Transfer RNA from Procavia capensis, 72 nucleotides, folded computationally. Rfam family: tRNA. By type it is a transfer RNA.
[in-house]
RNA sequence: GGUUCCAUGGUGUAGCGGUGAGCACUCUGGACUCUGAAUCCAGUGAUCUGAGUUCAAGCCUUGGUGGGACCU
Numbered sequence: 001g002g003u004u005c006c007a008u009g010g011u012g013u014a015g016c017g018g019u020g021a022g023c024a025c026u027c028u029g030g031a032c033u034c035u036g037a038a039u040c041c042a043g044u045g046a047u048c049u050g051a052g053u054u055c056a057a058g059c060c061u062u063g064g065u066g067g068g069a070c071c072u
Stems, first nucleotide, its partner, number of pairs: 001071007010025004018055001027043005048064005
C1' cells in the first nucleotide's frame, strides 16, 4: 500500500428499516439469615464520529477515527 471484518451500559453480547434499544455478569438498594455466602425482588447505566437516503436509521450509503485478520 491492497482486500476484508468489527465498533451498542463498567464488561460480554442480541437487535428482518417500525414505534419504550433486550439479555447475562458487575454495581446500588431491599427481602431472607445470628453473621456471611447462596437465592429472590427492584433500580442506575449504552448505539465511536460527521454527512446523506427515508415518513422513520443501532440497522442502508458515504467521509473520518480506532481495532482485528489476510495479502504485498
It is recorded under the gene name tRNA-Gln-CTG-8-1. Its mean pLDDT, the model's own confidence on a scale to 100, is 80. RNAcentral holds the sequence, with entries from GtRNAdb. NCBI's taxonomy places the organism under Eukaryota, Gnathostomata, Afrotheria, Hyracoidea, Procavia.